[in-house]
RNA sequence: GCACCCAUCGUUCAACGGAUAGGACAGAAGAUUGCGGAUCUUCAAAUCGAGGUUCGAUUCCUCGUGGGUGCA
Numbered sequence: 001g002c003a004c005c006c007a008u009c010g011u012u013c014a015a016c017g018g019a020u021a022g023g024a025c026a027g028a029a030g031a032u033u034g035c036g037g038a039u040c041u042u043c044a045a046a047u048c049g050a051g052g053u054u055c056g057a058u059u060c061c062u063c064g065u066g067g068g069u070g071c072a
Stems, first nucleotide, its partner, number of pairs: 001071007010025004018055001027043005048064005
C1' cells in the first nucleotide's frame, strides 16, 4: 500500500429494516439477617463519528476513526 472482519450500558454478549435497544455479571436502593455473606425485588446505565437510502436504520450504502487478520 491492497483486501477482509469487528466497533452496542462499567464488563461480556443479544437484537427479520418496525414494540420503551434486551440478558448475564458488576453498581445503587429496599426486603431478609444480631452484623455480614447468600437469596429475593426494584432502579440506573449503551448503539465509534459524519453524511446518504427509507414512511421507518443498531441493522443497508459511502467516507472517516480505532482495533484485528491475510497478502505485498
Transfer RNA from Candidatus Jorgensenbacteria bacterium RIFCSPLOWO2_01_FULL_45_25b, 72 nucleotides, folded computationally. It matches the Rfam family "tRNA". Its family is annotated with triplet codon-amino acid adaptor activity in the Gene Ontology. The family's RNA type in Rfam is transfer RNA. Its mean pLDDT, the model's own confidence on a scale to 100, is 81. The source organism's lineage runs through Bacteria, Bacteria candidate phyla and Candidatus Joergenseniibacteriota.